[in-house]
RNA sequence: AGAGUUUGAUCCUGGCUCAGAGUGAACGCUGGCGGUAUGCUUAACACAUGCAAGUCGAACGAGAACGGCCCUAGCUUGCUAGGGUGUCAGCUAAGUGGCGGACGGGUGAGUAAUGCAUAGCUAACCUGCCCCUAGGAUCGGAAUAACAGUUGGAAACGACUGCUAAUACCGGAUAUACUCUUCGGAGUGAAACGCUUUUGUGCCUAGGGAUGGGGCUAUGUCCUAUCAGUUAGUUGGUGAGGUAAUGGCUCACCAAGGCAAUGACGGGUAACUGGUCUGAGAGGAUGAACAGUCACACUGGAACUGAGACACGGUCCAGACUCCUACGGGAGGCAGCAGUGGGGAAUAUUGGGCAAUGGACGAAAGUCUGACCCAGCAAUACCGCGUGGAGGAUGACGCAUUUCGGUGUGUAAACUCCUUUUCUGUCAGAAGAUAAUGACGGUAUGACAGGAAUAAGCACCGGCUAACUCCGUGCCAGCAGCCGCGGUAAUACGGAGGGUGCAAGCGUUACUCGGAAUCACUGGGCGUAAAGAGUGUGUAGGCGGACUAUUAAGUCAGAUGUGAAAUGCUGUAGCUUAACUAUAGAAUUGCAUUUGAAACUGGUAGUCUAGAAUAUAUAAGAGGCAGGUGGAAUUAGCAGUGUAGGGGUAAAAUCCGUAGAUAUUGCUAGGAAUGCCAAUGGUGAAGACGACCUGCUGGGAUAAUAUUGACGCUGAGACACGAAAGCGUGGGGAGCAAACAGGAUUAGAUACCCUGGUAGUCCACGCCCUAAACGAUGAAUGCUAGUUGUCAGAGUGCUCGACACUUUGGUAAUGCAGUUAACACAUUAAGCAUUCCGCCUGGGGAGUACGGUCGCAAGGUUAAAACUCAAAGGAAUAGACGGGGACCCGCACAAGCGGUGGAGCAUGUGGUUUAAUUCGAAAAUACGCGAAGAACCUUACCUGGCCUUGACAUUGAUAGAACUUAGUAGAGAUACUGAGGUGCCUUUUCGGAGGAGCUUGAAAACAGGUGCUGCACGGCUGUCGUCAGCUCGUGUCGUGAGAUGUUGGGUUAAGCCCGCAACGAGCGCAACCCUCGUCCUUAGUUGCCAGCAUUUAGGUGGGAACUCUAAGGAGACUGCCAUCGCAAGGUGGAGGAAGGUGAGGACGACGUCAAGUCAUCAUGGCCCUUAUGGCCAGGGCAACACACGUGCUACAAUGGUAUAGAUAAUGAGAUGCAAUACUGCGAGGUGGAGCAAAUCUAUAAACUAUAUCCCAGUUCGGAUUGUUCUCUGCAACUCGAGAACAUGAAGUUGGAAUCGCUAGUAAUCGCAAAUCAGCUAUGUUGCGGUGAAUACGUUCCCGGGUCUUGUACUCACCGCCCGUCACACCAUGGGAGUUGAAUUCACCUUAAGCCGGGAAGCUAAGAUAGCUACCGUCCACGGUGGAUUUAGCGACUGGGGUGAAGUCGUAACAAGGUA
Repeated sequence: AGAGUUUGAUCCUGGCUCAGAGUGAACGCUGGCGGUAUGCUUAACACAUGCAAGUCGAACGAGAACGGCCCUAGCUUGCUAGGGUGUCAGCUAAGUGGCGGACGGGUGAGUAAUGCAUAGCUAACCUGCCCCUAGGAUCGGAAUAACAGUUGGAAACGACUGCUAAUACCGGAUAUACUCUUCGGAGUGAAACGCUUUUGUGCCUAGGGAUGGGGCUAUGUCCUAUCAGUUAGUUGGUGAGGUAAUGGCUCACCAAGGCAAUGACGGGUAACUGGUCUGAGAGGAUGAACAGUCACACUGGAACUGAGACACGGUCCAGACUCCUACGGGAGGCAGCAGUGGGGAAUAUUGGGCAAUGGACGAAAGUCUGACCCAGCAAUACCGCGUGGAGGAUGACGCAUUUCGGUGUGUAAACUCCUUUUCUGUCAGAAGAUAAUGACGGUAUGACAGGAAUAAGCACCGGCUAACUCCGUGCCAGCAGCCGCGGUAAUACGGAGGGUGCAAGCGUUACUCGGAAUCACUGGGCGUAAAGAGUGUGUAGGCGGACUAUUAAGUCAGAUGUGAAAUGCUGUAGCUUAACUAUAGAAUUGCAUUUGAAACUGGUAGUCUAGAAUAUAUAAGAGGCAGGUGGAAUUAGCAGUGUAGGGGUAAAAUCCGUAGAUAUUGCUAGGAAUGCCAAUGGUGAAGACGACCUGCUGGGAUAAUAUUGACGCUGAGACACGAAAGCGUGGGGAGCAAACAGGAUUAGAUACCCUGGUAGUCCACGCCCUAAACGAUGAAUGCUAGUUGUCAGAGUGCUCGACACUUUGGUAAUGCAGUUAACACAUUAAGCAUUCCGCCUGGGGAGUACGGUCGCAAGGUUAAAACUCAAAGGAAUAGACGGGGACCCGCACAAGCGGUGGAGCAUGUGGUUUAAUUCGAAAAUACGCGAAGAACCUUACCUGGCCUUGACAUUGAUAGAACUUAGUAGAGAUACUGAGGUGCCUUUUCGGAGGAGCUUGAAAACAGGUGCUGCACGGCUGUCGUCAGCUCGUGUCGUGAGAUGUUGGGUUAAGCCCGCAACGAGCGCAACCCUCGUCCUUAGUUGCCAGCAUUUAGGUGGGAACUCUAAGGAGACUGCCAUCGCAAGGUGGAGGAAGGUGAGGACGACGUCAAGUCAUCAUGGCCCUUAUGGCCAGGGCAACACACGUGCUACAAUGGUAUAGAUAAUGAGAUGCAAUACUGCGAGGUGGAGCAAAUCUAUAAACUAUAUCCCAGUUCGGAUUGUUCUCUGCAACUCGAGAACAUGAAGUUGGAAUCGCUAGUAAUCGCAAAUCAGCUAUGUUGCGGUGAAUACGUUCCCGGGUCUUGUACUCACCGCCCGUCACACCAUGGGAGUUGAAUUCACCUUAAGCCGGGAAGCUAAGAUAGCUACCGUCCACGGUGGAUUUAGCGACUGGGGUGAAGUCGUAACAAGGUA
């Protein structure tokens, strides 16, 4: 110090989350030692038991106990029992008396100020014990507890009678003291010759000090305005009372004040501080332990005593609770230390000691002290130490992984040597204490011995964030702080190995600060992201021009006091170190007092004119209000002319019209709005304002001088104005027009369109008070380049103009600096500054609920929370898309020709069926596709029969040459039984051994799989598309994504040229390649034949010219001419076989479709292994109500049939093509010349000629069926093709729709080939023959390209997305009411108690006496009633949120189809 997360990517805004530090913590796993700290944060809940406040015999009487002493008895001769002794100058229960129980200890309920903190004041006060000073201590007296007796009660506790003492109590005297005062004096008021052997100590009065307190003042001290008014002892005065003391503290009277937007009053929460945690700091959070203050002591009230209390371990009363009881009545208060129950996630021992420190009492010894000092428990925190060190490679075993070679764990272990902190055992043994006294404690510590011995876990490993692999699982189980992981190859789940981090701990959870500049004082914003109030006037407040003087409040400087100690910081020191502790210093940023300074701000006094205002003059204006007056148009009415339509729409209809419309003419009526002028023109604060005239009236501008003299700016509340719609009352109502009605449209159409039409729109008066009330830009002032236009003024100049220049105010455009996330703004700022106001702090819930307030209502204003999400958003970028735009291309449309869709058949697909109908392909881009050929085989499917190292590969013990062949059973696979045969090479001791190939073959590795995944892949392919595009390097621009280049203008079939912050380059296009078209050269067999010879015949001789064959060249390049153009290129022409890519082919950029293929092949992973593998037979792939695609044949005369005749090219041929010949009606058969082919093998057909048919279901058409045959083949039943004869179906040109084709093309005609025994071929691929029509053109349909525009799309429009309804869950509002709680008011009752009164009752001293019953005021609890606040529940009900696949529509995003 930052990081992750919104997007396809970017910048910004903005929230959420993480990394850090901390804790009185808790939980999970784990756990060796020591030191120092800390330890009920919850129920201020209830408490058993013990202890926590006593002490003094040197105040007093007294003598129950203990001890002493004396006496008696017993005997163990120092013990037991009994009695006596209170002078025994021991002691002491109980009692009188004194001091202390107001300290110490606990807790934080209450309390928002009666508190606390800081600084002051007290002349308005008190202060026991302590210190100092001065003085004094005189004379008397009466009681009372204890005790004794009587007596009540269960007890607690009393009652009466009698006796007694004091440092207990009372009276008199005196007193420097107090009070009053007429300043003469008067009045009131003390004491303990006590205690002590001595020293001494105590008592009274007064003054002072110290200490501790009381009171007062100022400042500071949480949230809430959805709490705005509050207060009657209230505010003040006078008098009195009361207090230690001021004071409405209390009372009587008088006055009517006091507080409050600088937040009174009310509500909620809370003890405050030094400090603690965090933070760079400023701040924020917090207030355990330690320290200071306050408050409280079961709850509420009250006083007494006392120096001090309204009293934690005192009293009284009331209440709740617990306990005892003889039922009459009593007792109690752990928020002291331990401890118990309860609550809770959670917090310790019913320990030791007064040895130390401190406290109470005492003269002291001493007693008491759960304060305190120690110990125990707890990893609760901090700090320190250890769990061993060195060597040790065959890098062991095991485990994990693996590409099977290895690699990791890993010097880690084993093993060798060494050490002993810790541990165990034994021994010694402190300081803390001064003479004595040590709980801790035989502790700390030391010595010796033993022996690596007793001691490592936890979390994490997708990114943030250091650390990776295997297996399991398969959107399951689960993880998760955020983003997110998991749907069969998960570094994210679970386990393992390995690694990383910390370590006696590690993680998790909770909370605080930080990061968060995310409430911004330091240190943010408001045009579009959240955010400028709709506008003005103006109160309080804030801020404010120039000069002089003064003051000293702010400000600055010095000094003084204070800012407790502790903490924190720095230095030093002590525990072995550290934590911890001690000591010194600085600091404590504050407050107060005081001295000074006088620049600035403020105050005061005086002056000025630059701000502001006023006066004068001038011009402009839809500024406002009121009254009046016009013309055009619409509509209506009346009248005329006139006749069948009008109106309306995309098209229609409703509607009006023969009862006369529309049209047209005239007149009349009425209401509303004001054409042209008219303009980024004008005015106004905004809303807004538009015919003309008149009246009244506001504001601004300009010019020049004069006057006032800071009079100014802003503006919380407040007040005023405020479009449209709406409301009330009364008018008015032509047109328009919500609602409503009808007609259309539509799937629907409660809409858009049409015909009507009421409120309303208009006027007057009164309300409402909101708008995208927008420049989405608050007001004011100053400063900061320009240029151009325009509105209203003024000035100067001249050439006097429709002139030029200057200037003020307004309104626009463009643009520099600067600003901005960008867009943009830019002297009219969104720039640079100042002042004041308003507003914002993630999205949704929600501008909603409740409450208040305003309103007649509708509603306005103010304005939350629960819950939910990780985004929501702004600007810009690249794409994609648009029922956006521009340009261009394509058999895309159009123009033509021929088809499909109708029929029959063929073929493929779907569906259905089936034991099986194997599988794949699915819009274009599946469907005569894989399949260039399913009877068996193929074959993958089904049924049945069989095999299990297998049909096939490698290794392989064993046996055998290989091999040939016969028989039996069986559907076959297969099984069984024979026969023949013994080879080749090397070696040899001639017995044999070894080897190559082949066969057999145990066991085992393995084979095999057309099983799955084309969404794990390679390869190949389709498509966009033969479309013209797709990119890169460097440079430049931009914060960036990106842009530029590649856009623009022109041109092309094409990213081609010119220009240009771009310059170049690559993959594509084109060309290079092949075929065809012309020519040349070479070469002439099997091809050719012009001339020559021979001839039936290029058959032969011959020829090498031609054709042809097949090698090589030539040719075409916009090269030439003309013209247009900068160029690219275009147009025309010449020549040429061919002319502007000559025709055709091969060739397919970056990429898209998770396109297709695991069934061509290859291949990861998974699955099967006597089967999902292998063999065989038969069946199926050929089924058939139906639907679709692709074809063939037709429907006929441009034709059918018959006869005759002419002319090709490509290919194929030995298991082959097959001629002549013979034969059969024919398919074919017999037979075999020739040919491994430019030599041999095939009738080309359409066509031409002639004849016939004569428009019919035909001499068209050929389906279907029957019979008989032929061929192939082991085999034609399922299930082949062909022939002959017979049969002779549908069909007469095909609905909506749709396909192909631009020239040797379409159309039409035949031929050949692959596959193949044969064939389903009408398919496919080639070949040639004949051979058209049309293209004006680019509006439209489809597809594509370029530029531009909008976008809420980016899985990219087959996108996104809204609302109702239905279902589930969640929180919440209303709600008849109901149940609590709290507060307050009034009234009633009133305990204890203080105060007042008060006896005829009581009383010893005393006496103008005291006390009491009783009475009165006040008053806690309680009761009744009202009010307010708050919480829970509540039938029913409202909206809201959330929820992979519900319903209905399609509102928004593109012109989103009605912006």
Predicted 3D model of a 1459-nucleotide RNA (small-subunit ribosomal RNA) from a metagenome. Its Rfam family is "Bacterial small subunit ribosomal RNA".